RNA sequence: UAAGUGAGUUAGGUGAUCGCGGGGAAACCUGAGGAAAGUCCGAGCUCCAUAGGGCAGGAUGCUGGGUAACACCCAGUGGGGGCAACCCUAAGGCAAGUGCCACAGAGAGAUACCGCCUAUUUGUUAGGUAAGGGUGAAAAGGUGAGGUAAGAGCUCACCGGCGGUUAGGCGACUAACCGGCCAGGUAAACCCCAUCCGGAGCAAGGCCAAAUAGAAGAAGUAGGAACUGCCCGUUCCGAUUAACUCUUGGGUUGGCUGCAUGAGGUAUUAGGUAACUAAUAUCCAAGAUAGAUGAUCAUCCUAGACAGAACUCGGCUUAUUGAUUCACUUAGCAG
Numbered sequence: 001u002a003a004g005u006g007a008g009u010u011a012g013g014u015g016a017u018c019g020c021g022g023g024g025a026a027a028c029c030u031g032a033g034g035a036a037a038g039u040c041c042g043a044g045c046u047c048c049a050u051a052g053g054g055c056a057g058g059a060u061g062c063u064g065g066g067u068a069a070c071a072c073c074c075a076g077u078g079g080g081g082g083c084a085a086c087c088c089u090a091a092g093g094c095a096a097g098u099g100c101c102a103c104a105g106a107g108a109g110a111u112a113c114c115g116c117c118u119a120u121u122u123g124u125u126a127g128g129u130a131a132g133g134g135u136g137a138a139a140a141g142g143u144g145a146g147g148u149a150a151g152a153g154c155u156c157a158c159c160g161g162c163g164g165u166u167a168g169g170c171g172a173c174u175a176a177c178c179g180g181c182c183a184g185g186u187a188a189a190c191c192c193c194a195u196c197c198g199g200a201g202c203a204a205g206g207c208c209a210a211a212u213a214g215a216a217g218a219a220g221u222a223g224g225a226a227c228u229g230c231c232c233g234u235u236c237c238g239a240u241u242a243a244c245u246c247u248u249g250g251g252u253u254g255g256c257u258g259c260a261u262g263a264g265g266u267a268u269u270a271g272g273u274a275a276c277u278a279a280u281a282u283c284c285a286a287g288a289u290a291g292a293u294g295a296u297c298a299u300c301c302u303a304g305a306c307a308g309a310a311c312u313c314g315g316c317u318u319a320u321u322g323a324u325u326c327a328c329u330u331a332g333c334a335g
Stems, first nucleotide, its partner, number of pairs: 001331011012300007020031004033306001037317002040315005045201004052232004057197005062076005077091001078089004092192002097190002099186003113133002115129005141159006160182002162179007205257004215248004223237004264283008
């Protein structure tokens, strides 16, 4: 200098004039995001009166840690990609069972098509073989040597898989040694195993005011209701005019609250590889509801993309412009 990898900051600034929302007696203070989007996970909060248990169903799936919790984050292990910095990972079990592997091919839970060898072997026939060839995504573990009638883990060496022992590690796992044990793949196939899981949601819920039709009908009978579905259990209501449930119809479209002090922000110190935790200090940065933050002028500049809160927070995913900081990798050049 060029190409890359990882992590951060920023989201127009300043001044003037006019205009909006919230707080405040006033002066004055303050007013959309890094994703506010998606509604995909997890919770806080509210309600379902009290109380559970089982089955069904669903979610997660290597190990350890973090967190209020998580399918998230951090650090590792196995596998894959990249020269590398780094990135990705649906990563438990096929030796519990049941399935599937089309076509081609002789044969895909086991066969012999061509070939090779033996029998007089030219032909026929019989026996042996799975090393060579062909088919296929995949054909009795691979390469090499010995051996054999010809061959084959038949034997040996190295490698792979599987099993065992020892050592290290919290663990996933790793290393060494031993054993010829060697008929596959697939669980983002059904399934098995381990762990976890009530439901609905701020249009939740609470209060005030007001209004109408305290309306009409149906079933069934000692039952009915409540908690995703079913069962058990518990509790409450009710017992022959029932309660509850269901159907039809009518009134209330008003106001207040929930509503922003939080698993909150910032700084420093300590612990930890890190995620993060603790302590001290300090700050209060939108709360609309016919839905607020806009317009004009001047100026600076790198110059504007994706784009607007509606109960709140921790994440993930998606969209996207330009500037800038730090660290690392590779290549070239100079010293």